[in-house]
Parts: sequence; structure tokens; C1' cells
RNA sequence: CGGACAUCCGAGGGGUGCCCUUGCGGGCUGAGACGGCAAUCCGCCGAACCCUUUGAACCUGAUCCGACUCGCAUCGGCGGAGGGACGGAGAUGCCGCACACC
Repeated sequence: CGGACAUCCGAGGGGUGCCCUUGCGGGCUGAGACGGCAAUCCGCCGAACCCUUUGAACCUGAUCCGACUCGCAUCGGCGGAGGGACGGAGAUGCCGCACACC
């Protein structure tokens, strides 16, 4: 001097399942299964958490297919298929280059 990886700021995106005959309640997985309002149903607001193009956060196909499970979860497939939310700073750390000195 440059980069914009960490990091920070602002903005935005997203889900809330399964089991215990019922569920005040208990349990499972998960980063997240929470709280309030409304309620016939659909919802609305907030919290925490995750994710933001290097995008498997999340949605669609999908009430999908196979294994396993009480079921969800998990594993494999579908499948890197189709969609999916960005700007700034970058002191300090990091990376690169150059120069000076020893």
C1' cells in the first nucleotide's frame, strides 16, 4: 500500500417437529420446539437461535422413495434439482505486496 478471512455495525431472511390414549405436566431430537395476544380455522407481536449469494439457514417437489424408529429424529436417495435474505466498517488480528534497517 492492497485484500476483506476473522471481527464489528446496520439491514434483511427463516423454522418451531415428534412421543407419552388426553396433556396441568413429562420425555426425545435439534443452534432453535420459548413467551404474549387473538382464536372456529388461518394467524399477529416479541424473545432466543440459525442464516444472508463462498447462500443444505429455510422453502418447494413432498402426505416423496429405501433403511431404521412407537413416532419424530437419524442414515441413504431425490440432489449441488428448483427457489432463497446485503450494505458498510475492517482500529486490532489475519493474508499478500513493496520499501527501509540489521
A computed fold for a 102-nucleotide RNA from Enterovirga sp., annotated as TPP riboswitch aptamer (THI element). NCBI's taxonomy places the organism under Bacteria, Pseudomonadati, Pseudomonadota, Hyphomicrobiales, Enterovirga. The sequence was found by an Rfam model in a public genome assembly. Model confidence (mean pLDDT): 76 of 100.